[in-house]
Molecule: transfer RNA
Organism: Flavobacterium psychrotolerans
RNA sequence: AGCUCCGUAGUUCAACGGAUAGAAUGGGAGUUUCCUAAACUUUUGAUUCGGGUUCGAUUCCCGACGGAGCUA
Numbered sequence: 001a002g003c004u005c006c007g008u009a010g011u012u013c014a015a016c017g018g019a020u021a022g023a024a025u026g027g028g029a030g031u032u033u034c035c036u037a038a039a040c041u042u043u044u045g046a047u048u049c050g051g052g053u054u055c056g057a058u059u060c061c062c063g064a065c066g067g068a069g070c071u072a
Stems, first nucleotide, its partner, number of pairs: 001071007010025004018055001026044006048064005
């Protein structure tokens, strides 16, 4: 330098082009307990960025950025 794949809560993963983007785990608060742990309740928090297509984009297209791999 070229090509392929990937980018979503702090973390691990979902989401036929149409649901308030969901679950587990984590963080905060509470119940319970002599205390801790466990359990239960509640709360918190995300689509890498810019454009395009579309009535509607996490999803499709283009570019950029970042990560992994392959080739030279």